[in-house]
RNA sequence: GGGGGAGUGGCGGAAUUGGCAUACGCAGGGGAUUUAAAAUCCCCCGGCCGCGAGGCCUUGUGGGUUCGAGUCCCACCUCCCCUA
Numbered sequence: 001g002g003g004g005g006a007g008u009g010g011c012g013g014a015a016u017u018g019g020c021a022u023a024c025g026c027a028g029g030g031g032a033u034u035u036a037a038a039a040u041c042c043c044c045c046g047g048c049c050g051c052g053a054g055g056c057c058u059u060g061u062g063g064g065u066u067c068g069a070g071u072c073c074c075a076c077c078u079c080c081c082c083u084a
Stems, first nucleotide, its partner, number of pairs: 001083007010026003019067001028044005046057004060076005
């Protein structure tokens, strides 16, 4: 140089055909239980704004296609693999 793959909440990791993004687990917060703790069980848990109902934003970055994009297309960035 050429070819292929990956990038999603604090972390791991789903989203199968383009149609509720963040399921599930870990970590974290609150509660129950305990003399106290561990373990276990229950609830909450992306960000911002709002007293609230709710609104807006967010899938590496920037564009595009579409009524609608994590998913399709283009360029770029980072990492991994193959090849010369």